Context: one part of a larger RNA
RNA sequence: GAUUGAACGCUGGCGGCAUGGCUAAAGCAUGCAAGUCGAACGAGAAAUCCACCUUCGGGUGGAGAGUAAAGUGGCGAACGGGCGAGUAAUGCGUUUCUAACGUACCUCAAGGCCAGGGAUAGCUCGGGGAAACCCGGGGUAAUACCUGAUGACCCCAUCGGAUCGCAUGUUCUGAUGGGCAAAGGCUUGCUACCUUGGGAUCGGGAAACGUCCUAUCAGGUUGUUGGUGGGGUAACGGCCUACCAAGCCUCAGACGGGUAGCGGGUGUGAGAGCACGACCCGCCGCAUCGGGACUGAGACACUGCCCGGACUCCUACGGGAGGCUGCAGCAACGGAUCUUCCGCAAUGCGCGAAAGCGUGACGGAGCAAUGCCGCGUGCAGGAUGAAGCCCCUCGGGGUGUAAACUGCUGUCAGGGUUUAGGAAUACUGACCAAACCCAAAGGAAGGGCCGGCUAACUUCGUGCCAGCAGCCGCGGUAAUACGAAGGGCCCAAGCGUUAAUC
Numbered sequence: 001g002a003u004u005g006a007a008c009g010c011u012g013g014c015g016g017c018a019u020g021g022c023u024a025a026a027g028c029a030u031g032c033a034a035g036u037c038g039a040a041c042g043a044g045a046a047a048u049c050c051a052c053c054u055u056c057g058g059g060u061g062g063a064g065a066g067u068a069a070a071g072u073g074g075c076g077a078a079c080g081g082g083c084g085a086g087u088a089a090u091g092c093g094u095u096u097c098u099a100a101c102g103u104a105c106c107u108c109a110a111g112g113c114c115a116g117g118g119a120u121a122g123c124u125c126g127g128g129g130a131a132a133c134c135c136g137g138g139g140u141a142a143u144a145c146c147u148g149a150u151g152a153c154c155c156c157a158u159c160g161g162a163u164c165g166c167a168u169g170u171u172c173u174g175a176u177g178g179g180c181a182a183a184g185g186c187u188u189g190c191u192a193c194c195u196u197g198g199g200a201u202c203g204g205g206a207a208a209c210g211u212c213c214u215a216u217c218a219g220g221u222u223g224u225u226g227g228u229g230g231g232g233u234a235a236c237g238g239c240c241u242a243c244c245a246a247g248c249c250u251c252a253g254a255c256g257g258g259u260a261g262c263g264g265g266u267g268u269g270a271g272a273g274c275a276c277g278a279c280c281c282g283c284c285g286c287a288u289c290g291g292g293a294c295u296g297a298g299a300c301a302c303u304g305c306c307c308g309g310a311c312u313c314c315u316a317c318g319g320g321a322g323g324c325u326g327c328a329g330c331a332a333c334g335g336a337u338c339u340u341c342c343g344c345a346a347u348g349c350g351c352g353a354a355a356g357c358g359u360g361a362c363g364g365a366g367c368a369a370u371g372c373c374g375c376g377u378g379c380a381g382g383a384u385g386a387a388g389c390c391c392c393u394c395g396g397g398g399u400g401u402a403a404a405c406u407g408c409u410g411u412c413a414g415g416g417u418u419u420a421g422g423a424a425u426a427c428u429g430a431c432c433a434a435a436c437c438c439a440a441a442g443g444a445a446g447g448g449c450c451g452g453c454u455a456a457c458u459u460c461g462u463g464c465c466a467g468c469a470g471c472c473g474c475g476g477u478a479a480u481a482c483g484a485a486g487g488g489c490c491c492a493a494g495c496g497u498u499a500a501u502c
Base pairs, nucleotide, nucleotide: 001502002501003500004499006498007497008496009495010494013375014374015373016372017371018370019368020367021333027330028329030328031327032326035075036074037073040072041071048063049062050061051060052059053058082286083285084284091211092210093209094208095207096206097205098204101203102202106199107198108197109196110195111194112193114148115147116146117145123138124137125136126135127134128133154179155178156177157176158175159174160173161172162171164169184191185190186189212258213257214256219249220248221247224246225245226244227243228242229241230240231239261283262282263281264280265276266275267274268273288309289308290307291306292305311322312321313320314319339365341364342363343362347361348359349358350357351356378408379407380406381405388399389398390397391396412443414438415437416436417435418434419433421432422431446491447490448489449488450487451472452471453470457486458485459484460483461482467474468473
């Protein structure tokens, strides 16, 4: 000098765009953050209104309504959002490979969609429990579940042919045997469903190289290193297992210890480099701590399940409930970091044929000078120059065109009226924005410094005291260095200090 997710002190007018718990991955009251589909399914209220009957208690039918809530079923809930604990390599980055793999929804193509069956929730009846919830009887539907049929293609086994490859083999193809599917719906031509192949997209896996400090860590390793058989996986593999061999890594630093998410990038610097990894984007990891699997195309699953631990809450003491490292918010910690706001109008996502519904993603508003950028706090004239204050050699000098005064303007803020635009040819604006008019210089300047480095000087007070200070150093009676005043210098809605990096 530059920089910052900054903090602190003094001060503070407006706008735009950003940014805002760096500490306790310690704990959390409350609300919301993942639903949707009646064009899969059974069933199906209530308030209220109308009509009829009535023994005046009420009953029946219709509308409400294929609506709300609940249930079965489908899809989604593995995305989106948060955080950085762990991780020094099972990560990340770059370049390759997968002849060792998967992929719901979407898309292209070919073919199919036949015949049956038994349950179960909701419901109803009964029971248990304080509750959470649970048990039993009866009965019901499906695009839920099961059985059978068919199955070119597909899968498996055996035998054969061709092609490619260095090769274990790959690709194509023939024969025989075995195996595997389906679901309907509605507004009647649309859409679902099943099988197979291709595409697209997204993922799984492997290799090489690179990736902090420490030798006051020198040896480490027994599923360890390799092989064979078997198992397992979508798939390769000690991934797992039995047996066999005794290997494998290591001073080019193994093993151990410490620290740390990695990258695109960011800061600084002429560069080399050094330091960093907030916001935004990609990857990884995590979801109170530890473990486990289930479902599924996909999870070993933040707002799913089970078990164990700690903690909190409810309890009728028998037993139960919970997980903000989502958005707000609380308390705690700390030098320190915001609203328990508005809206689905836009963009996107989920479901739905659609209308639409949901969405603390997102779009906005609010708070904070936290940063960057822009604007304003007036403009012109106005005295050999008011007053006040300061200095003085008492003559005068400074503040100073500064003020007063005269004329003018209308940025911003304030008040009012209207509607181009953000809206995508219709509908749709939470919020923003734009145009015009009114009044009036009115509402809007401070901070640090003035001994040298370093731009800026005098007087008074104080008297090694009180104090200053980044370094050198000032102060003990004439202090440009302390305190005050006048004056000046530098920045300016900021100015300084502290911390930190280069």
Molecule: small-subunit ribosomal RNA, 5' domain
Organism: metagenome